Small-subunit ribosomal RNA, 3' major domain from an uncultured bacterium, 469 nucleotides, folded computationally. Its mean pLDDT, the model's own confidence on a scale to 100, is 84. The full RNA is in RNAcentral, with records from ENA, Greengenes and SILVA.
Context: one part of a larger RNA
RNA sequence: GGACGGGGACCCGCCCAAGCGGUGGGGCAUGUGGUUUAAUUGGAAGCAACGGGAAGACCCUUACCAGACCUUGACAUCCCUCUGAAUACAGUGUAAUGACUGUAGGCCUUCGGGACAGAGGAGACAGGUGGUGCAUGGUUGUCGUCAGCUCGUGUCGUGAGAUGUUGGGUCAAGUCCCGCAACGAGCGCAACCCUUGUCCAUAGUAGCCAGCAAUAAGAUGGGAACUCUAUGGAGACUGCCGGGGAUAACCCGGAGGAAGGUGGGGAUGACGUCAAAUCAUCAUGCCCCUUACGGUCUGGGCUACACACGUGCUACAAUGGCGUAACAAAGGGAAGCGAGCCUGCGAAGGUAAGCAAACCCCAAAAAUAACGUCCCAGUUCGGACUGCAGUCUGCAACUCGACUGCACGAAGCCGGAAUCGCUAGUAAUCGCAGAUCAGCAUGCUGCGGUGAAUACGUUCCCGGGUCUU
Numbered sequence: 001g002g003a004c005g006g007g008g009a010c011c012c013g014c015c016c017a018a019g020c021g022g023u024g025g026g027g028c029a030u031g032u033g034g035u036u037u038a039a040u041u042g043g044a045a046g047c048a049a050c051g052g053g054a055a056g057a058c059c060c061u062u063a064c065c066a067g068a069c070c071u072u073g074a075c076a077u078c079c080c081u082c083u084g085a086a087u088a089c090a091g092u093g094u095a096a097u098g099a100c101u102g103u104a105g106g107c108c109u110u111c112g113g114g115a116c117a118g119a120g121g122a123g124a125c126a127g128g129u130g131g132u133g134c135a136u137g138g139u140u141g142u143c144g145u146c147a148g149c150u151c152g153u154g155u156c157g158u159g160a161g162a163u164g165u166u167g168g169g170u171c172a173a174g175u176c177c178c179g180c181a182a183c184g185a186g187c188g189c190a191a192c193c194c195u196u197g198u199c200c201a202u203a204g205u206a207g208c209c210a211g212c213a214a215u216a217a218g219a220u221g222g223g224a225a226c227u228c229u230a231u232g233g234a235g236a237c238u239g240c241c242g243g244g245g246a247u248a249a250c251c252c253g254g255a256g257g258a259a260g261g262u263g264g265g266g267a268u269g270a271c272g273u274c275a276a277a278u279c280a281u282c283a284u285g286c287c288c289c290u291u292a293c294g295g296u297c298u299g300g301g302c303u304a305c306a307c308a309c310g311u312g313c314u315a316c317a318a319u320g321g322c323g324u325a326a327c328a329a330a331g332g333g334a335a336g337c338g339a340g341c342c343u344g345c346g347a348a349g350g351u352a353a354g355c356a357a358a359c360c361c362c363a364a365a366a367a368u369a370a371c372g373u374c375c376c377a378g379u380u381c382g383g384a385c386u387g388c389a390g391u392c393u394g395c396a397a398c399u400c401g402a403c404u405g406c407a408c409g410a411a412g413c414c415g416g417a418a419u420c421g422c423u424a425g426u427a428a429u430c431g432c433a434g435a436u437c438a439g440c441a442u443g444c445u446g447c448g449g450u451g452a453a454u455a456c457g458u459u460c461c462c463g464g465g466u467c468u469u
Stems, first nucleotide, its partner, number of pairs: 005469001007468007016457001019422005026314008034305002064300007073125001077124002079121006087104006107114002127289002130287003136283002138278003141274001143272001148187006154163003167178003193266004198234007208223002212221002237260001240254005316415001320374005331362003336355002340351004381412001386407007428450007
């Protein structure tokens, strides 16, 4: 000088408290451990591993296992010989690669050859998701969006160092004010960026419809007001008033205002910590393999199942279940979205309009409201599991896909110790869309609808900051 203390003082945070809803019990989905297996590929491990890498394992992916095959190799550069093709399509054959057959099929040239490609050969080499994240780069998590971390000069101290950065106030903030052997400065804070909330101007189609005409219908004539769209502006700054404060910073209240004291949300992550994570994104030192630890294919596995844990979905019902009927936002669409019509109980099929989309389509929003029914029961709750029959994608749904119809109808009557999230358009609840994607979503990322309760306070638990010992 740090770090630590069941030392002290002060301060903050959904940290506790006050509330609301969960998890922990049931069934299922998913990840992990364990066990099993020929293989169940590998990594991640308190918070900060466990619906995480994986925005999507039937083959492929795939790294694992069994079997069958290749050895200058699937891929790169270089050399020699031979060929003229290469390539595309169709077929035979194999489990598959290899192999074979048919059809189509070139360019430049000084005629030596060249470019390009194939076959064969030689070796230099290729190749490795093999090891080491404790050899590394890059990237990331975390403390933490916490308010801190430092430097130059000066001064003090023999020196390590100190001072500045401490003190009195204040703030979300090392934010600002005052004081002071310090005076300044940098990285952080804040602001600048995006979005949302109000108004104005410009513009008016594919969007809009107040007044006029007209209609089944903004479908049409027309209109440019309104909504909306998208460009530019305005607006909020403690600017104004009162009180407090040290006449300061600032705090409390008020006016006006769409918005008030950082308006809400996002992006943005200082110096550093954890030999934190990643050699399996990529790159890379060293070590190791080289007819194999490389490469190709078929089938299997990653989907196993006495069990244990995490994260979720769905329930246990009447604020409910079932049956008839309104109102969004944000997105996506050409190997695509697919209206309408017909067929089917349905998943879907057939036909086919429109749309590279403010035009057409996905598209039905759902909870809600109204009416009817059920009458507290393992039920018209709940839907697991199982049987049969089907649809779709795909070369192929047996291992191992999603969905539909009929039948079957398990556990479960609100969950022990314990534990999690949340302070407002939030929690809770309801549906919609997208990425990945042939197909596969209870996960993830977004979008809107309905819409609460509570906060006395900082004694205690947890984490953090400043000063001091």